A computed fold for a 77-nucleotide RNA from a bacterium, annotated as transfer RNA.
It matches the Rfam family "tRNA". By type it is a transfer RNA. Rfam's curators write: Transfer RNA (tRNA) molecules are approximately 80 nucleotides in length.
Model confidence (mean pLDDT): 81 of 100.
The sequence was found in a public genome assembly.
[in-house]
């Protein structure tokens, strides 16, 4: 360089054929419980969906460009 897969909450992931308010686990905060802590229970906060543009009534989802990660492969040395 080429091909393929991927980038969604602090971390790990789901999100099907475009459709109503983007979901879960762990973690975090508060409360209950406890002598304290852990565990458990209840509630809550936390997302420019990598960036930009396009299509559409409507985009995390489709198209284009760019950036980054991983795997394979080619070339030079």
């Nucleotide at each position: 360089g080429c091909u393929g897969a991927g980038g969604u909450a602090g971390c790990u992931u789901a999100g099907c054929u475009g459709g109503c308010u983007a979901a879960a686990g762990c973690g975090c905060u508060u409360g209950a419980c406890u002598g304290u802590g852990g565990a458990u229970c209840a509630a809550g906060a936390g997302a420019u969906c990598a960036a930009g543009g396009g299509u559409u009534c409507g985009a995390a989802u489709c198209c284009c460009u760019u950036c980054c990660u991983c795997a394979g492969u080619a070339c030079c040395a």